The RNA shown here (transfer RNA) has 82 nucleotides and comes from a Kiritimatiellia bacterium. Rfam family: tRNA. Rfam classes the family as a transfer RNA. It was read from a public genome assembly. NCBI's taxonomy places the organism under Bacteria, Pseudomonadati, Kiritimatiellota, Kiritimatiellia.
[in-house]
RNA sequence: GGCAGGGUACUCAAGCGGUCAACGAGGGCAGACUGUAAAUCUGCUGGCUACGCCUUCCUAGGUUCGAAUCCUAGCCCUGCCA
Numbered sequence: 001g002g003c004a005g006g007g008u009a010c011u012c013a014a015g016c017g018g019u020c021a022a023c024g025a026g027g028g029c030a031g032a033c034u035g036u037a038a039a040u041c042u043g044c045u046g047g048c049u050a051c052g053c054c055u056u057c058c059u060a061g062g063u064u065c066g067a068a069u070c071c072u073a074g075c076c077c078u079g080c081c082a
């Protein structure tokens, strides 16, 4: 340099253009249980003025009524080829 795959929440990780603030596991917080702790169970875990609203999926553009998802360029990681 070429080709292929990948980048999503604190970590890992799933994710058909609309049903997604985004499954699940871990971690964390609170509660229950326990003599204490562990284990187990329940709830929460982007933000807020919280029936709801706002901003998000590497970065910048584009397509679309609508994008984590499709397109373009760039950055980074992995593998193969040269």
Stems, first nucleotide, its partner, number of pairs: 001081007010026003018065001027045006046054003058074005